[in-house]
Context: one part of a larger RNA
RNA sequence: CUGGGCGUAAAGCGCGCGUAGGCGGAUCUGUUAGUCCGUAAGUGAAAUCCCGCCGCUCAACGGCGGGGCUGCUUGGGAAACGGCAGGUCUGGGGACCGGUAGAGGUCGGUAGAAUUCCCGGUGUAGCGGUGGAAUGCGUAGAGAUCGGGAAGAAUACCCGUGGCGAAGGCGGCCGACUGGGCCGGAUCCGACGCUAAUGCGCGAAAGCGUGGGGAGCAAACAGGAUUAGAUACCCUGGUAGUCCACGCUGUAAACGAUGGAUGCUAGACGUUGGGGGGCUUGCCCUUCGGUGUCGUAGCUAACGCGAUAAGCAUCCCGCCUGGGGAGUACGGCCGCAAGGUUAAAACUC
Numbered sequence: 001c002u003g004g005g006c007g008u009a010a011a012g013c014g015c016g017c018g019u020a021g022g023c024g025g026a027u028c029u030g031u032u033a034g035u036c037c038g039u040a041a042g043u044g045a046a047a048u049c050c051c052g053c054c055g056c057u058c059a060a061c062g063g064c065g066g067g068g069c070u071g072c073u074u075g076g077g078a079a080a081c082g083g084c085a086g087g088u089c090u091g092g093g094g095a096c097c098g099g100u101a102g103a104g105g106u107c108g109g110u111a112g113a114a115u116u117c118c119c120g121g122u123g124u125a126g127c128g129g130u131g132g133a134a135u136g137c138g139u140a141g142a143g144a145u146c147g148g149g150a151a152g153a154a155u156a157c158c159c160g161u162g163g164c165g166a167a168g169g170c171g172g173c174c175g176a177c178u179g180g181g182c183c184g185g186a187u188c189c190g191a192c193g194c195u196a197a198u199g200c201g202c203g204a205a206a207g208c209g210u211g212g213g214g215a216g217c218a219a220a221c222a223g224g225a226u227u228a229g230a231u232a233c234c235c236u237g238g239u240a241g242u243c244c245a246c247g248c249u250g251u252a253a254a255c256g257a258u259g260g261a262u263g264c265u266a267g268a269c270g271u272u273g274g275g276g277g278g279c280u281u282g283c284c285c286u287u288c289g290g291u292g293u294c295g296u297a298g299c300u301a302a303c304g305c306g307a308u309a310a311g312c313a314u315c316c317c318g319c320c321u322g323g324g325g326a327g328u329a330c331g332g333c334c335g336c337a338a339g340g341u342u343a344a345a346a347c348u349c
Stems, first nucleotide, its partner, number of pairs: 003321004007303002012317001014202004021195003025089008034081001035078003039075005049067007092192001093189003096185005104178007111155001115151008126137002163170002207248006216242002221237004259316006267294013298305002322349003331342004
């Protein structure tokens, strides 16, 4: 490069916004460097290739003639498709109006349970912990129990293959500010769309910087056990950290291990948010959006997927190309660092 692929064999960027580019709804008119024509001319050297005839005894090889050289150029013609220009349209998309569900986000406040600590009362010899123990705590009064106080963190029940969010993720209650969705209407715009290299932003946990905070938990660490040993599993302690503010880091089994968009292709049962209808008012029918289970056709190497596709198609992006070496080295870029990102080769099987 040409193919074939990407749920689990190698392979979907963690997620979004969006630039270039690629691709793009219905209809009318014009035009045309794409496209098309039993269209014309020029060119397409020779050799090579194909066909016929001929020459070396045959063949290879060679000679002659014809064809071809799938291409390019310049005219002519066509206008379905594509492009371009102009007009129109409403189904895609957006706006608007009326509803509606929700742990969506940010900030501030507030509540109760529990835990630990402190003070006081009652009270006495144990408590704690384990497989069993010991370290540990306790007669300087622990544990238990009652009253009072302080602090930090997290919000039992409700809670649900429930909901919301692009993903990461989000859960007491109240308020302020704020994003998105869905349903109904069909008033407006009139293709304004899809995707997205580069770029920009968001991004769990751990980690880093500065300052605060520190109840519980708990890497490291110490001790007690276990054991042949035990730098572990178990126990008693315990510092970073976990929490807050601001700033970095930019990773993950960031998973549905499944990129996004659109259309089409049997059903059944659940659940969630709306709309319409029916009646016997708590059920039935229907419709749109989400989320599940099973399953037809079809797909798949199988497992399985199956309108939330891994089916049938179109468009755009990303990625893969035997194992190890290696997501490493070097270089570049980014970072305070830790490191991240881009990313080989020798060698070897």
Molecule: small-subunit ribosomal RNA, central domain
Organism: uncultured bacterium